Model confidence (mean pLDDT): 76 of 100. Predicted 3D model of a 147-nucleotide RNA (FMN riboswitch aptamer (RFN element)) from Acetobacter peroxydans.
[in-house]
RNA sequence: AGACGUUCUCAGGGCAGGGUGUAAUUCCCUACCGGCGGUAAGCAGCCUGAACAGGCUGUAAGCCCGCGAGCGCCCGCUUAGGCGGGGUCAGCAGAUCCGGUGCAAUUCCGGGGCCGACGGUCACAGUCCGGAUGAAAGAGAACGCGA
Numbered sequence: 001a002g003a004c005g006u007u008c009u010c011a012g013g014g015c016a017g018g019g020u021g022u023a024a025u026u027c028c029c030u031a032c033c034g035g036c037g038g039u040a041a042g043c044a045g046c047c048u049g050a051a052c053a054g055g056c057u058g059u060a061a062g063c064c065c066g067c068g069a070g071c072g073c074c075c076g077c078u079u080a081g082g083c084g085g086g087g088u089c090a091g092c093a094g095a096u097c098c099g100g101u102g103c104a105a106u107u108c109c110g111g112g113g114c115c116g117a118c119g120g121u122c123a124c125a126g127u128c129c130g131g132a133u134g135a136a137a138g139a140g141a142a143c144g145c146g147a
Base pairs, nucleotide, nucleotide: 002145004144005143006142007141008140009139010138017029018028019027031127032126033116034115035067036066037065038064042059043058044057045056046055047054048053062114063113070092071091073086074085075084076083077082096112097111098110099109100108118130119129120128
């Protein structure tokens, strides 16, 4: 180092201030937040070279390409509420433009914009409560196998 096996560990943030109202962290003004893998001209470190330059490692996108939980669906159980299982199969599963630089950028720099499962609620929720002390994209470690 690996199309490999077993076990273990880890794996999500956010309503500050004001308005209306009987009532809102749910509406309005406004504030705040950004999972995992990939991609990268930025940034950091190191290496080679006389130099131009090149290489390696780490890190770097909410809205570029994918993934995840969730909903739906299917199966089973249940008087019911609901619970358990299956896992993409037939479904849902968000959102980006403008300017600048440049050979090259939806990734850099500047500016503006936009998005966010399901159930609950004295009133409509990305931010509250709940399923969830769950699950999981994946990350890491140990041991084994193997060269």